c-di-GMP-I riboswitch aptamer from Acetobacterium bakii, 86 nucleotides, folded computationally. The prediction has a mean pLDDT of 77. The RNAcentral record of the sequence draws on Rfam and Ribocentre.

[in-house]
RNA sequence: UUAAAUAUUUGGCAUACUCUCCGAAAGGUGAGGACGCAAAGCUAUAGGGUCUAAAUAAUUUUAUUAUAUGACAGCCAGUUGCGAAU
Numbered sequence: 001u002u003a004a005a006u007a008u009u010u011g012g013c014a015u016a017c018u019c020u021c022c023g024a025a026a027g028g029u030g031a032g033g034a035c036g037c038a039a040a041g042c043u044a045u046a047g048g049g050u051c052u053a054a055a056u057a058a059u060u061u062u063a064u065u066a067u068a069u070g071a072c073a074g075c076c077a078g079u080u081g082c083g084a085a086u
Base pairs, nucleotide, nucleotide: 001085002084012037013036017032018031019030021028022027035074041079042078043077047076048075049072050071051070055067056066057065058064059063
């Protein structure tokens, strides 16, 4: 420095789903469970994107719309790092 391949691999993480608790929701905690992952480690005002809409506002007024101050790192990105190779 790293495009591809191989090995380390009897190691690590853990999708959907189920139960539990927190939450308005999205989503998250813990337990089980494995779809996959070479960063599925870390970073969420201070990159982009996505999800939700309690609350607030608007309106054709009791229902629609808009908005993050709520979330997502297993979307891209940023950043650190192991092995191996050069």